RNAcentral holds the sequence, with entries from Rfam. A computed fold for a 95-nucleotide RNA from Desulforapulum autotrophicum HRM2, annotated as Glycine riboswitch aptamer.

RNA sequence: AUGAACAUGACAGGAGAGAUCUUUUCCGUGGUUUGCAACCACUGAAAAGGCACCGAAGAGGUAAAUCUUUCAGGUAAAAGGACUGUUAUGGGACG
Numbered sequence: 001a002u003g004a005a006c007a008u009g010a011c012a013g014g015a016g017a018g019a020u021c022u023u024u025u026c027c028g029u030g031g032u033u034u035g036c037a038a039c040c041a042c043u044g045a046a047a048a049g050g051c052a053c054c055g056a057a058g059a060g061g062u063a064a065a066u067c068u069u070u071c072a073g074g075u076a077a078a079a080g081g082a083c084u085g086u087u088a089u090g091g092g093a094c095g
Stems, first nucleotide, its partner, number of pairs: 006090008018051001020050007028042005052075003058071001059069003
């Protein structure tokens, strides 16, 4: 002094499969009631369970894998997301 692989961060892109059924709880609205409690209906949210399905966090198998298993995870949106590109930092191969 040129600054590779690799690691981490930031930004951008990023697929697939039931917004399925049942039960419970909570917020809100309406009705019944003299009023309250209570009951019923509707929307939304969360949790548990059942069946079906996906495969791109991770995990297992394999020499290895974006292959496969589906344990975990996921099946409207949000979030997540292998991987790709740019950039910054570390790094220090090669010359």
About this RNA: NCBI's taxonomy places the organism under Bacteria, Desulfobacteria, Desulfobacteraceae, Desulforapulum, Desulforapulum autotrophicum.